[in-house]
RNA sequence: GCAGCAGGACGGUCUGUCGCUCGUGUUUCGGCACGGGAGGAAAGUCCGGGCAACACAGGGCACCAUGCCGGCUAACGACCGGUGGGCAGCAAUGUUCAGGCAGCGUAACAGAGAAUAACCGCCCGCAAGGGUAAGGGUGAAAAGGCGAGGUAAGAGCUCACCGCACACAUGGCAACAUGGCGUGGCUGUACGUCCCGUGGGUUGUAAGAUCAUGUAUAUCGGCGAUUGAGAGCAAUUCUUGAUUAAGGGCUGCCCGCCCGAUGCCGAGGGGUAGAUUGCUGGAGCCCGAUUGAGAAAUCGGGUCGAGAUUGAUGACAGACGCCGCAGCAAUGCGGUACAGAACCCGGCUCAUAGGCUUACUGUCUUC
Numbered sequence: 001g002c003a004g005c006a007g008g009a010c011g012g013u014c015u016g017u018c019g020c021u022c023g024u025g026u027u028u029c030g031g032c033a034c035g036g037g038a039g040g041a042a043a044g045u046c047c048g049g050g051c052a053a054c055a056c057a058g059g060g061c062a063c064c065a066u067g068c069c070g071g072c073u074a075a076c077g078a079c080c081g082g083u084g085g086g087c088a089g090c091a092a093u094g095u096u097c098a099g100g101c102a103g104c105g106u107a108a109c110a111g112a113g114a115a116u117a118a119c120c121g122c123c124c125g126c127a128a129g130g131g132u133a134a135g136g137g138u139g140a141a142a143a144g145g146c147g148a149g150g151u152a153a154g155a156g157c158u159c160a161c162c163g164c165a166c167a168c169a170u171g172g173c174a175a176c177a178u179g180g181c182g183u184g185g186c187u188g189u190a191c192g193u194c195c196c197g198u199g200g201g202u203u204g205u206a207a208g209a210u211c212a213u214g215u216a217u218a219u220c221g222g223c224g225a226u227u228g229a230g231a232g233c234a235a236u237u238c239u240u241g242a243u244u245a246a247g248g249g250c251u252g253c254c255c256g257c258c259c260g261a262u263g264c265c266g267a268g269g270g271g272u273a274g275a276u277u278g279c280u281g282g283a284g285c286c287c288g289a290u291u292g293a294g295a296a297a298u299c300g301g302g303u304c305g306a307g308a309u310u311g312a313u314g315a316c317a318g319a320c321g322c323c324g325c326a327g328c329a330a331u332g333c334g335g336u337a338c339a340g341a342a343c344c345c346g347g348c349u350c351a352u353a354g355g356c357u358u359a360c361u362g363u364c365u366u367c
Stems, first nucleotide, its partner, number of pairs: 001363004006358003010354001012320007020037007039338001043349002046347005051204004058255004063200005068082004083098006099195002103193005119136002121132004144162002147159003163186001164184003168180001169178003208277004217268001219267005224244008247259004284303008321336006
């Protein structure tokens, strides 16, 4: 220099004129002044929460998610660091998988046969038949691999080496590792089921709360008792509590809990869809120090950065910034991406003109 691989941050600024919107102050109610106004993803709605209601709030089952080790976090399937296996690459690296003894089920097609195997082949035998799983074929996969011995021919049948399982030693918090040592002839792959650990109440800001307006609940269906106190001359009376069996809610189911008798539930129907709030001070942001491999934690200091709702955050002009090309230069020409808050926060994923920067790999050349 070329080609790659893995991260981090940036991705716009100023002036003028006019316009929109929020807050504060002021006003002669016409307005005026000052200050603020869309992101690294605001997107996807994939996870986790805050918060709200059910509700005062639980237990079990089902169902769902997760699943190597150690950390971090409010929490997570995220993040940080590490371990082991597979695949791709010369490599940096990328991607994917990861709990479990045993059992059960499935694996189309091909094939003789898919875990109680036997087609061709090989051996024995006159034949019938018997033995075999080393060679061949089918297949994603054929019952550890390779070599020697052995055998009628063969086979862990035996042995050495490797693989596998277990135990010991060493290192590591651990998952695990070791060109260590010993014992054992030891065994299939994938998925599902089953079992175990951890987590999960439901619905969701169109959740909710308050106020105002307005109508029609005229109608249909279902539906009770017990008990205490008081009033009363008394009554199947009235008032007010409690319990509770119709019914309803939490909830997919059960237990349990709650509401509950002139009110409730269901059906059908009618009216309003207006205002305020939720709505922005937070697991907040910025800077620095310390600890840590790092995610992050602790401490100190500073700061208050949209709150719209027929939905604002803009238009025009000029100048700059950044990038590319041409040029000795002056300068000229061109480009400036993806994309717009809607309760908020932590992640993940997809999109992105253009350059900047850190570390690493391969290769060429030079010193």
About this RNA:
A computed fold for a 367-nucleotide RNA from Bacteroidales bacterium UBA3663, annotated as Bacterial RNase P class A. Its mean pLDDT, the model's own confidence on a scale to 100, is 76. Taxonomically the source falls in Bacteroidales (Bacteria, Pseudomonadati, Bacteroidota, Bacteroidia).